Annotation
The RNA shown here (Bacterial small signal recognition particle RNA) has 97 nucleotides and comes from Leucobacter sp. Ag1.
RNA sequence: CAAGGCCCCCCACGUGGCGGUAUCUCGACGAACUCCCCCAGGACGGAAACGGAGCAAGGGUAGUCGGGCUCUACCGGGUGCGUGGGGGGUCUUUUGC
Repeated sequence: CAAGGCCCCCCACGUGGCGGUAUCUCGACGAACUCCCCCAGGACGGAAACGGAGCAAGGGUAGUCGGGCUCUACCGGGUGCGUGGGGGGUCUUUUGC
C1' cells in the first nucleotide's frame, strides 16, 4: 500500500411499525332558489289504450359539520430490519504486494 473482519457516522432505496392528514371511512344535516334518479296524486294530449312533461314524498350526488384511522392515498421521524454507496476507527493477512 492492498484485501478482508468488526464497530461507528452519513446518504439512497425496499419493507415493517408509529404519528398526522384527506382524496379514505362513518354519522348527522342536506340543492325549501337552481343538480340526478324515480315520480303517488293532480294537470296536459288522446274516444280509449296509452303517451310525453312533472310538484310533493322516497333514493342519490355536490356541499356543510362532526367522528375514526379498519381499508386506500399522501406526508413526517432522535423509528426496527434488509440491500447498495460514501466516510472514519480498529484488528488480521495461516507464502497478499
The coordinates come from a structure-prediction model, not an experiment, and the mean pLDDT is 77. It matches the Rfam family "Bacterial small signal recognition particle RNA". The family's RNA type in Rfam is non-coding RNA gene. Rfam links the family to the GO terms signal recognition particle, plasma membrane targeting and SRP-dependent cotranslational protein targeting to membrane, signal sequence recognition. Its Rfam clan is "SRP clan". Taxonomically the source falls in Leucobacter (Bacteria, Bacillati, Actinomycetota, Actinomycetes). The sequence is in RNAcentral, with records from Rfam.